[in-house]
Predicted 3D model of a 72-nucleotide RNA (transfer RNA) from Mogibacterium sp. Lineage of the source: Bacteria > Clostridia > Peptostreptococcales > Anaerovoracaceae > Mogibacterium. Its mean pLDDT, the model's own confidence on a scale to 100, is 82. Rfam family: tRNA. Rfam links the family to the GO term triplet codon-amino acid adaptor activity. The sequence was found in a public genome assembly.

RNA sequence: GGCGCAUUGGUCAAGCGGUUAAGACGUCGCCCUCUCACGGCGGAAUCUGGGGUUCGAUUCCCCAAUGCGCUA
Numbered sequence: 001g002g003c004g005c006a007u008u009g010g011u012c013a014a015g016c017g018g019u020u021a022a023g024a025c026g027u028c029g030c031c032c033u034c035u036c037a038c039g040g041c042g043g044a045a046u047c048u049g050g051g052g053u054u055c056g057a058u059u060c061c062c063c064a065a066u067g068c069g070c071u072a
Stems, first nucleotide, its partner, number of pairs: 001071007010025003018055001027043005048064005
């Protein structure tokens, strides 16, 4: 240099065109407890960036960025 794959809350991670973007851990609040832990209930927090297609994009296409792999 060429080719391929990945990028979703703080972390892991499902979703593959229409919804309130699932879940786990963590975190915050409340309950429980003499207190802590455990347990229960609830909250906040996410689609790498930019364009395109579409009535509608996290999802499809293009470019860029970052990471990983293969290859010369």